[in-house]
């Protein structure tokens, strides 16, 4: 010289939960508007994620515990899937080189 986390630009990728006295309550980054029109779909807003990928799907109407009640916590999970490109280069890594 290089390589790079945070950052930044475009693009993509995801979700819609339990309970209600309808006020609101619990969890979560996220449970939120609108629109058809009807209990579902679309469109948008915030949020998360994007291969070094647990965002989010499957298994699963699983399994232990807990709770008003849920995928609420954990385990499953070294499972099987799952969306990149560019820009910079303060820190960080690395290597080379003077010098003491």
């Nucleotide at each position: 010289a290089g390589c790079c986390a945070u950052c930044c630009u475009a693009a993509g990728g995801g979700g819609c939960g339990g309970c209600u006295c309808c006020g609101g309550c619990c969890u979560g980054a996220g449970a939120c508007u609108c629109g058809c029109a009807u209990c579902g779909c679309g469109a948008g807003a915030a949020c998360c994620c994007u291969u070094c990928g647990a965002a989010c799907c499957u298994g699963a109407a699983c399994c232990g515990g807990g709770u008003a009640a849920u995928a609420c916590c954990g385990g499953c999970g070294u499972a099987g899937g799952a969306a990149u490109a560019g820009g910079g280069a303060u820190a960080g890594c690395a290597u080379c080189c003077u010098c003491a």
TPP riboswitch aptamer (THI element) from a Pseudomonadales bacterium, 100 nucleotides, folded computationally. The coordinates come from a structure-prediction model, not an experiment, and the mean pLDDT is 77. Of the family's consensus pairs, 88% are formed in the model. The sequence was found by an Rfam model in a public genome assembly.